Annotation: A computed fold for a 93-nucleotide RNA from a pig gut metagenome, annotated as THF (Tetrahydrofolate) riboswitch aptamer. The sequence is in RNAcentral, with records from MGnify.
RNA sequence: CAGAGUAAACAAGGCGCGUAAAGUGUUGCAGAAUGGGAUGUUGUCUGCAAACGAAAAUCGACUUGCGAUUGCGGUGUCUUGUUGCGUCCGUUG
Numbered sequence: 001c002a003g004a005g006u007a008a009a010c011a012a013g014g015c016g017c018g019u020a021a022a023g024u025g026u027u028g029c030a031g032a033a034u035g036g037g038a039u040g041u042u043g044u045c046u047g048c049a050a051a052c053g054a055a056a057a058u059c060g061a062c063u064u065g066c067g068a069u070u071g072c073g074g075u076g077u078c079u080u081g082u083u084g085c086g087u088c089c090g091u092u093g
Stems, first nucleotide, its partner, number of pairs: 001093003008083009017073003026050007036089005056070005
């Protein structure tokens, strides 16, 4: 001098969950983890509280809400791809 690597975001695919509304999203408070180390920011996650809030249809069964298919949900997760730390130290060349 140059580079790699976090949390995570997005896209595609796989497998699920919900559709008897959980989940997701919003606001407030508290907390946690977050390149290998320190510090800090952004973003993320968890708990509690509050407000808001949805797309079902068809077929089979005929038990009363059970199964299947097609949908739907700012749905969960896995894989792959792309993107992805400010300062100091470390690390690779």

Record summary
Rfam family: THF (Tetrahydrofolate) riboswitch aptamer. For this family Rfam cites "A eubacterial riboswitch class that senses the coenzyme tetrahydrofolate" (Ames et al., Chem Biol, 2010). About the family: Tetrahydrofolate (THF) riboswitch was first reported for Ames et al. as an RNA motif in 5' untranslated (5'-UTR)regions of folate transport and biosynthesis genes in Firmicutes genomes. The prediction has a mean pLDDT of 79.